[in-house]
C1' cells in the first nucleotide's frame, strides 16, 4: 500500500431497540411433475451386511516327475486280406525300438494373503500426525562370499477286488520325481562360556579373539543358461510401542480381582499379564473413568470474506468385513471373499442311510424403496499371475449400451420488410397491444439425415544381423467404417418451463364471491381481486424448468474472531474457603511457553498461478507454489513461568482512641390491652356508610380501688446508626464480634475471586415441650350483594411467644456478583483527625460512612453519572424467540408440606423494553355551558290530534332509529297524488334519437264497456319553404323492423351532490429555525387576562394561514335629502304644504375615548361622568382542521349489478285512514287569576289578494247564500285584533270540561261510503293538577293572548312569521350531564360501547 467483507420482510397508530421466524446466493449419488435436437466428459441401489436362479470373474508350468492320448521321422516287425505258375509276389495292420509336435488327470513347484467389493462392526493406537524399535520379520527382486558330495525308504497316478443312490472312498499290488529322509562337509550362522576394545538414549548395543557343541542342498536343458543351499547387504512388504489430535449425553459419578505393580516360567517374528503360579494392593476417575447413545478414519468435498459449520458419494491412503459365531491348518504372509473345521439359521439334492452351498467379484433375479443400468465386446491398449519363451489365464482394465443424474460447448436460422395485413386480447369505440413479428423477398448450412474418403491410439516383446553400441524386416485395433474431413440438398426436422401484490424483474380483461382456491413470510378471497382460476400481455431461465429433501451462507441468533445481564432473557439470598485461575517493586539464572534461522516431512490426486493438448470448454498433461502442521535442531531473553536471595507501597499484626437499634445471656422497669375481686351507679352498650348479629336488669357500657397474666417497648427517631445478608430499637449487668481513626514499632506479598463443599439464611410451615394478654388463617354468625364460599361488623382455632430440633424458600430488590486503580465539580449528614481562633461556635485541611444536584463519558430510551450503569482489568455465576413449564420423567435431600436439579410432545409468528401522540380513569389541578343549583312553566295521569313501534291485512308503498328518528320527508293521501294490493289491458311501448314506407295532421256527436279501450269514420277539415308544378322539403302522425327506451329494482359500504351532529366549541395547522437516533416535541406550554389561541408579560423560537373578532342585515337615538297612497298646526271638503307621526336613501354616533381605583409602568377589570344606548349595546346571517363507513340511489346526477309480452306502461276499484295494545310530540281541560252575558269601547304588528281579496246592502239563529261598489294595492279588501272593563256564577263532576253519539243543514269538488271541513239543535264521557322519571326558560325573556302566512278545489290542534300584556330567581360551582386547557397512570389505539381471564357448548 492492494484486495475481500451488501441486505430484504414481519411485533406498532406511529417510534427506537431487544428477539424470534421468513426470504434472495450457493451445493446435491438426488426423487418427483410439466417439457425434450446433438455431441464430448464424468456419475449411476443413499433402502434389506436381505435372499440368490444361470453364466463368468485363478490359474500357469511336460525345460519338476512317472505314465496316458493322439500324431510325425526312422529301424524292426511282419498280421489279415489280394494274387499265384503254390515258389513266390503284394501288402503293409497290431507291436517293439527312436526322433520331434500336440494334449492332458494325478505327483510336484510358484501363484489362490494381490486384483475386484462392501461399510455391519468399531470411540479404538481404529484413523491422521511426529517419532520408537538397543524388542521384530520380509517369498519372488538387486548385489557379495562360499557350496551343490553320496545314499535311502516310501507315496498318488496306474491295476486288480470292492462300499454307497451320490458325495466320496476302502483294501491289495507295484512305480517317479526339483516330493520326502538321514549322512558327510561347512563359514562371517545359531545356543553356551571366557577375555579384552569401542560406543549409546535407560535396559544395553557392536566389532575381534578362543573353547565346546549344533545345522545346507536338487535339478532341468543339445548348448547358452536356468535352478538349488548356507551366510551378508540392500530394496519392497508387514508387525509392535509411544507424544499429541479425534462425536454426543452428568436426568450415566463412582470403576475395575489378570484388575495395578513385582518375581519365576511359558508363549510369540518379537516387548508386554499375552498366559500361568506366587506376593503386595494397588490402578483410573470432575483436566470426565465407568455407562448410555451415535459412528468406518483420512487425503479432500461444499459452504463462508475469514475463523468456522456441515460431508467422507465417485478418485486416492488406511482399517474392518465376506451367510451368523468360533478355530485352527498351510505358508515368507492369512487365522485366509470364490481354502478347511466345528456350531447356528436358511436354501437345494437323496434310494431317508446322507450329502451340497454361501454374488458385500462382474453381468442379472426377486424384494425393499421416492430412487439408481446390459445376464454387452475385446485382452488390441495398461496392469497382474505362471512360465525360459511362445503362450495361456485375467467381468483387474480398455471400450460400447442404458438415465438430461451432473458439468462444458452447440443448435433450432441469418438480413431485409409497414398496407403497422388477419386472427387475437382490450377498449373512454377514437385507438391500443401482439408486432419486423408474420406473411412476401434475398441468403447461409453449425447439428440431425444422405454419399465419398478415413484416422491417431502401435511399440515393445519375440525373429534377423551384429563382440557391444546399435540397426533391420514382419504381425498385432475390442472402440469401429467410430472420431475426423469432403460434397450435393432443403429453412426444410429441432422450445419449453416458472412467474408477474410486496420482498422480487415483470398488468390487464373475464369468471368466482370468505365459496372454489393461493401461501415462502406477510397474507389474498364475504359481487368492481394486478394475490383464486383462464385469456391476451409481460418478466426470467433455457433442453431444460419448476417444486420436494439435505447443508452451508446470509444469523455477530452460541459472539475466538465477534454477543450480552438496572427495566427486553440473563447476577447466585449472603458468607467463608479446598482445587483452580489471576497476581505488587527491583536483581540474578535456567529457557517451559514466546520469537527467529536452518533440516526433515506434510504421499499421489484436488486447490491457486503459468505453459500446453484435445476447433472452444468441460476434461487433461507438465512446470511451480501452497499444504497455514508436527519433529529435530542454533540462537535470543522484553513478556509469561521458574528458582534463588531481597524490598515495602498490596495484605495482616501491635499501641492509643472515640461511636454504634452488632450478637447472646441473665435480671430489671412502666404505660396499655384484657381478665378477675369489690365499690358507685343505671339502660342502655358496642358497631357501621346505613345496620344487625353480639354484650346488658343474673346489673353491662362508664367509673374508682385491688390483683393476675402474656406481649410489645410510646416520645427521643432523623433518606440517623450498626451488621455479609436475613435483620436488629425500654433499662441494667456480663460474655462477645466487626468496623473507623491516629501512629509507624513488627511480619514480608502471606494477596484477589472461588466450580464443588461448609455455614447462615424473613414470613409462612412442621415435630416435641411450655406458654397463651392481645392480634387472628381455619370456622360461625349478622350485612351488602343478582350471587358474595369477599371487601364491613361480632365472636374465634391453630399460629403469633420461649426452649431445641426440621424446614431453605420471598418482589431474599439497588430487580445493579466481588476485588484494584483512574476520571470536573457543588451541597448535606454520621463518625474520628489536625490547622486556625480569647472560645465548646464559626471556618480550613483530611480519612471512613450515608444521602441529592450535575459535566465529560456510556445508554434503545428512561436514565446513571467517585456508593458508575463511565474507562481498564481479575474471578466466579448466568442468558439465547413466546407458550407448553419452572410442568413431567428421573435423581438427591426433607417427617410432610415440598426444595434442588430439569426435559420434550405439540403450537404461534410473534411474546417483550424504553419512549412518542391520542383516547380514556368512579385520577388531580383551573375554566366555561339554563349543566346543577335558585325559580317560572310544563311532561309523565285524562279525552283529542298527529308521528312512531307492534299486530293485522290483498295491500296496509318506502325510508328516518340515542342525544342527532318519532307534528319527521309530508309547505296539506277522497280520486290524481302513489310509489302498495285486485282485476282488466298493452309490448319499440306513456317519453328521446335514428331507418322505411305510407298519409296532411287531427277528428266532435253516437255505441259497447268500470275504464284504459274498441268500432265508426260518416259531419268536419285541409296549415308551411322551394318548384321546371311533376314533385321536393320541414314538422307532424300511422304501420313495420332494430339499435334502443323505461324502472320509486338492489347497493348511501362504490360515488357526486346536499344535510344532521359534535359546535359558535375554540381550537386546527403550516414554513423557517431549534431539541431528540427516532416518531415527535418546540410554537400552542407558564403568570396574568378575555365571550374567544381576546389581548399583554416572558420564553428557542420567529412568522404566517384556516377559525374568534369584525366587515354584511334587523333594531334602539339623531341629522340631512326626498316626499305620495302617507301626515297635518290650515273648522269641514276640496287645495296647499311638509314642521310632526311615517316611509327609505345617504351621514352621525360607542372607541374602555375620558376620570378615579387596583394590576407588574402591561393586558385588562372595578367605579364614575356624559350619552338614546357602555364595555360583544339587542338580535340574525355567518359552522375551522376534522369526527360519526352519521343521513339521503325515493329531489337530481351517477358506477356496477338486475328485469326487457315485465320489478316497464295505462286504466278501474281498494290501501296508505285497520287496531288488544306501547312510545313521543301537540291541543283542550280539570276551573274563580275562572265561566258566561254585557260593553261593538279603545289600543297592534307583519303579511296575502286576480281562475283573488271581496266592501256596504239583503236572507238566514248560525255556517252560509243572493249580490257585487273598490283593489294588480303605504289607494281597496281579508281586518273583527285578543287578553282588557262591567255584570252575574259561589266550589259543584258544578252555568267547569268539551269528547262521544243523533237529528238537521252548509261549503269545495266528476265524486265526501270507506275517507274532508264548517253550522245549529240534542246528548254531556274521562277529568279535581297527575308516581318513578322527565322537559324548557336568565329579559321585553318564560308564561298568556290573539293575528297573518306557505301548502291549498276542499281540509291544521302542524310548521313559518307578527306583534299585544308581562314576570320570578341565580348564594354559588361541592355535586348530575357536556365540553376546553395543563397534569399522571395505562397491558386501550376499532381507541372503557376498549382489552381480557375463568367455565360452559
Nucleotide at each position: 500500500c492492494c484486495c475481500u467483507u451488501a441486505g430484504a420482510g414481519u411485533u406498532u397508530g406511529a417510534u427506537c431497540c431487544u428477539g424470534g421466524c421468513u426470504c434472495a446466493g450457493g451445493a446435491u449419488g438426488a426423487a418427483c411433475g410439466c417439457u425434450g435436437g446433438c455431441g464430448g466428459c464424468g456419475u449411476g441401489c443413499c433402502u434389506a451386511a436381505c435372499a440368490c436362479a444361470u453364466g463368468c470373474a485363478a490359474g500357469u508350468c511336460g525345460g519338476a516327475c512317472g505314465g496316458u492320448g493322439c500324431u510325425u521321422u526312422a529301424g524292426g516287425g511282419g498280421a489279415a486280406g489280394u494274387u499265384u505258375u503254390c515258389g513266390g509276389a503284394u501288402g503293409g495292420a497290431a507291436c517293439c525300438u527312436u526322433u520331434g509336435g500336440c494334449a492332458u488327470a494325478g505327483u510336484g513347484g510358484c501363484g489362490g494373503a494381490c486384483g475386484g467389493g462392501u461399510g455391519a462392526g468399531u470411540a479404538a493406537c481404529g484413523c491422521g500426525u511426529g517419532g520408537a524399535u538397543a524388542a521384530c520379520c520380509u517369498g519372488c527382486c538387486u548385489c557379495u562370499c562360499a557350496g551343490u558330495g553320496g545314499g535311502g525308504g516310501a507315496u498318488a497316478g496306474c491295476a486288480g477286488c470292492u462300499g454307497g443312490a451320490a458325495a466320496c472312498g476302502g483294501c491289495u499290488g507295484g512305480u517317479a520325481a526339483u516330493a520326502c529322509c538321514g549322512c558327510a562337509u561347512a563359514c562371517g550362522c545359531c545356543u553356551u562360556u571366557c577375555a579384552a576394545u569401542c560406543c549409546g538414549c535407560a535396559u544395553g548395543g557392536a566389532g575381534u579373539g578362543a573353547a565346546a557343541g549344533g545345522g545346507a542342498a536338487a535339478g532341468a536343458u543339445a548348448u547358452a543358461u536356468u535352478g538349488c543351499u548356507g551366510a551378508g547387504a540392500g530394496a519392497u512388504g508387514g508387525a509392535u510401542c509411544c507424544g499429541c489430535g479425534u462425536c454426543u449425553g452428568a436426568u450415566u459419578a463412582g470403576c475395575c480381582a489378570g484388575u495395578u505393580g513385582g518375581c519365576a516360567g511359558g508363549g510369540u517374528a518379537a516387548c508386554g499379564g499375552c498366559c500361568u503360579a506366587c506376593c503386595a494392593a494397588a490402578g483410573c476417575g470432575a483436566c470426565g473413568a465407568u455407562c448410555a447413545g451415535u459412528a468406518g478414519c483420512c487425503g479432500g468435498c461444499c459452504u463462508g470474506a475469514g475463523a468456522g459449520g456441515g460431508c467422507g458419494g465417485a478418485c486416492g491412503g488406511c482399517c474392518a468385513c465376506a451367510u451368523u459365531g468360533g478355530g485352527a491348518c498351510u505358508g515368507a504372509g492369512a487365522c485366509a471373499c470364490g481354502g478347511c473345521c466345528c456350531a447356528g439359521a436358511c436354501u437345494c439334492c437323496u434310494a431317508c442311510g446322507g450329502g451340497a452351498g454361501g454374488c458385500a467379484g462382474c453381468a442379472g433375479u426377486g424384494g425393499g424403496g421416492g430412487a439408481u443400468a446390459u445376464u454387452g465386446c475385446a485382452c488390441a491398449a495398461u496392469g497382474g499371475g505362471g512360465g525360459a519363451a511362445a503362450c495361456c489365464c485375467u467381468g483387474a482394465u480398455g471400450c460400447a449400451g442404458c438415465g438430461a443424474c451432473g458439468c462444458c460447448g452447440c443448435g433450432u436460422g441469418a438480413g431485409u420488410g409497414a398496407a403497422g395485413a388477419a386472427g387475437u386480447a382490450u377498449u373512454u369505440c377514437g385507438g391500443u397491444a401482439u408486432g419486423u413479428a408474420a406473411a412476401g423477398c434475398u441468403c447461409u448450412a453449425u447439428c440431425a439425415g444422405c454419399a465419398g474418403g478415413g484416422a491417431a491410439g502401435a511399440a515393445a516383446g519375440g525373429c534377423c544381423c551384429g563382440u557391444a553400441a546399435g540397426g533391420g524386416a514382419g504381425a498385432u485395433g475390442a472402440c469401429g467404417g467410430u472420431a475426423c474431413c469432403u460434397g450435393a440438398c432443403u429453412a426444410a426436422g429441432a422450445a419449453g418451463c416458472c412467474c408477474c401484490g410486496g420482498c422480487u424483474a415483470a398488468c390487464u380483461a373475464c369468471g368466482u364471491g370468505c365459496c372454489a382456491g393461493c401461501a415462502g413470510c406477510c397474507g389474498c378471497g364475504g359481487u368492481a381481486a394486478u394475490a383464486c382460476g383462464u385469456a391476451g400481455g409481460g418478466g426470467g431461465c433455457a433442453a431444460g424448468c419448476g417444486u420436494u429433501a439435505u447443508c452451508c451462507g446470509g444469523a455477530u441468533u452460541u459472539a475466538c474472531u465477534g454477543g450480552g445481564u438496572g427495566u427486553a432473557a440473563a447476577g447466585g439470598g449472603a458468607g467463608c474457603g479446598c482445587a483452580g485461575a489471576c497476581g505488587g517493586a527491583g536483581a540474578u539464572g535456567c529457557a517451559a511457553g514466546u520469537c527467529u534461522g536452518a533440516a526433515g516431512u506434510g504421499a499421489a490426486a484436488g486447490c491457486c498461478c503459468g505453459c500446453g493438448g484435445c476447433u472452444c470448454a468441460a476434461c487433461u498433461g507438465c512446470g511451480g507454489g501452497a499444504c497455514u502442521g508436527c519433529u529435530u535442531u542454533g540462537g535470543a531473553a522484553a513478556c509469561u513461568g521458574u528458582a534463588u536471595a531481597u524490598c515495602u507501597g498490596g495484605a495482616g499484626u501491635g499501641u492509643c482512641g472515640g461511636a454504634g437499634a452488632g450478637g447472646u445471656a441473665a435480671g430489671c422497669g412502666g404505660a396499655a390491652u384484657u381478665c378477675c375481686u369489690g365499690g358507685u351507679g343505671u339502660a342502655g352498650c358496642g358497631g357501621u356508610g346505613a345496620a344487625a348479629u353480639g354484650c346488658g336488669u343474673a346489673g353491662a357500657u362508664a367509673u374508682c380501688a385491688g390483683g393476675a397474666a402474656g406481649a410489645a417497648c410510646a416520645c427521643c427517631g432523623g433518606u440517623g446508626g450498626c451488621g455479609a445478608a436475613g435483620g436488629c430499637g425500654g433499662c441494667u449487668u456480663a460474655c462477645u464480634g466487626g468496623a473507623c481513626g491516629a501512629u509507624a514499632a513488627c511480619u514480608g506479598a502471606c494477596g484477589u475471586u472461588g466450580a464443588g463443599g461448609c455455614u447462615c439464611g424473613a414470613a409462612a410451615g412442621c415435630g416435641u415441650g411450655g406458654g397463651g394478654a392481645g392480634c387472628a388463617a381455619a370456622c360461625a354468625g349478622g350485612a351488602u350483594u343478582a350471587g358474595a364460599u369477599a371487601c364491613c361488623c361480632u365472636g374465634g382455632u391453630a399460629g403469633u411467644c420461649c426452649a431445641c430440633g426440621c424446614u431453605g424458600u420471598a418482589a431474599a430488590c439497588g430487580a445493579u456478583g466481588u476485588g484494584u486503580a483512574c476520571u470536573a465539580g457543588g451541597u448535606g449528614u454520621g463518625g474520628g483527625a489536625g490547622g486556625a481562633c480569647u472560645g465548646a461556635c464559626c471556618c480550613c485541611u483530611u480519612c471512613c460512612g450515608u444521602g441529592c444536584c450535575g459535566c465529560a463519558g456510556u445508554u434503545a430510551a428512561c436514565a446513571c453519572a467517585a456508593u458508575a450503569a463511565g474507562u481498564a482489568u481479575u474471578c466466579c455465576a448466568c442468558c439465547u424467540g413466546g407458550g407448553g413449564a419452572g410442568u413431567a420423567c428421573g435423581a438427591u435431600c426433607g417427617c410432610a408440606a415440598g426444595a434442588u436439579u430439569g426435559a420434550a410432545a405439540c403450537u404461534c409468528a410473534a411474546a417483550g423494553g424504553a419512549a412518542u401522540u391520542g383516547a380514556c380513569g368512579g385520577g388531580g389541578g383551573c375554566c366555561c355551558g339554563c349543566a346543577c343549583a335558585a325559580g317560572c312553566a310544563g311532561u309523565g295521569g285524562a279525552u283529542u290530534a298527529u308521528g312512531u313501534g307492534g299486530u293485522u291485512u290483498a295491500a296496509u308503498u318506502c325510508g328516518a332509529c340515542g342525544c342527532a328518528a318519532c307534528g319527521c320527508g309530508a309547505a296539506g293521501a277522497a280520486c290524481c297524488u302513489u310509489a302498495c294490493c285486485g282485476g282488466g289491458a298493452u309490448u319499440u311501448g306513456a317519453c328521446a334519437u335514428c331507418c322505411u314506407a305510407c298519409u296532411a295532421a287531427c277528428g266532435a256527436a253516437g255505441u259497447a264497456g268500470a275504464g284504459a279501450u274498441a268500432c265508426a269514420u260518416u259531419a268536419g277539415g285541409u296549415g308551411c319553404c322551394c318548384u321546371u308544378c311533376g314533385g321536393g322539403g320541414a314538422a307532424a302522425g300511422u304501420a313495420g323492423a332494430g339499435a334502443c327506451a323505461g324502472g320509486u329494482g338492489g347497493u348511501g359500504c362504490a360515488u357526486g351532490g346536499u344535510u344532521g351532529u359534535c359546535g359558535u366549541c375554540a381550537g386546527c395547522u403550516c414554513g423557517u429555525g431549534u431539541c431528540g437516533u427516532g416518531a415527535g416535541a418546540u410554537g400552542u406550554u407558564g403568570g396574568g387576562u378575555u365571550a374567544a389561541g381576546u389581548c399583554c408579560c416572558g420564553c428557542a423560537a420567529c412568522g404566517a394561514g384556516c377559525g374568534c373578532a369584525a366587515c354584511c342585515c334587523c333594531u334602539a337615538u339623531u341629522g340631512u335629502u326626498a316626499g305620495u297612497u302617507g301626515c297635518u298646526a290650515c273648522g269641514c271638503a276640496a287645495g296647499a304644504g311638509c314642521a310632526c307621526u311615517c316611509u327609505a336613501g345617504c351621514g352621525a354616533g360607542a372607541c374602555u375615548g375620558c376620570c378615579g381605583u387596583u394590576g407588574a409602568c402591561a393586558a385588562a377589570a372595578c367605579g364614575g361622568a356624559g350619552g338614546a344606548a357602555g364595555g360583544c349595546g339587542g338580535g340574525g346571517a355567518c359552522g375551522a382542521c376534522g369526527u360519526c363507513a352519521a343521513a339521503u340511489c325515493a329531489u337530481c346526477a351517477u358506477g356496477c349489478c338486475c328485469c326487457u309480452u315485465a320489478u316497464g306502461u295505462c286504466c278501474u276499484g281498494g290501501g296508505c285512514u285497520a287496531c288488544a295494545c306501547a312510545c313521543g310530540u301537540a291541543a283542550u281541560a280539570c276551573a274563580a287569576u275562572g265561566g258566561u252575558g254585557g260593553u261593538u269601547a279603545a289600543c297592534a304588528g307583519a303579511g296575502g289578494g286576480a281562475a283573488g281579496c271581496a266592501a256596504g246592502a239583503c236572507a238566514g239563529u248560525g255556517a252560509u247564500g243572493u249580490g257585487g261598489a273598490g283593489c294588480a294595492a303605504a289607494u281597496c279588501c281579508c281586518u273583527a285584533a285578543a287578553a282588557g272593563c262591567c255584570a252575574u256564577c259561589u266550589c259543584a263532576g258544578u252555568u267547569c270540561g268539551g269528547a262521544u253519539u243523533g237529528c238537521a243543514g252548509g261549503c269545495u269538488g266528476c265524486a265526501a261510503c270507506u275517507c274532508g271541513c264548517c253550522u245549529g239543535c240534542a246528548u254531556g264521557a274521562a277529568g279535581c293538577u297527575g308516581g318513578a322519571a322527565u322537559u324548557g326558560c336568565u329579559a321585553g325573556u318564560a308564561a298568556u293572548c290573539g293575528c297573518g302566512g306557505a301548502u291549498c278545489a276542499g281540509c291544521a290542534u302542524g310548521c313559518c312569521g307578527c306583534g299585544g300584556u308581562g314576570a320570578a330567581u341565580a348564594c354559588g360551582u361541592u355535586c348530575c350531564c357536556g365540553g376546553g386547557c395543563c397534569u399522571u397512570g395505562c397491558a386501550c389505539u376499532c381507541a372503557c360501547c376498549g382489552c381480557c381471564c375463568g367455565u360452559c357448548a
Predicted 3D model of a 1401-nucleotide RNA (small-subunit ribosomal RNA) from an uncultured bacterium. The RNAcentral record of the sequence draws on ENA, Greengenes and SILVA. Its mean pLDDT, the model's own confidence on a scale to 100, is 84.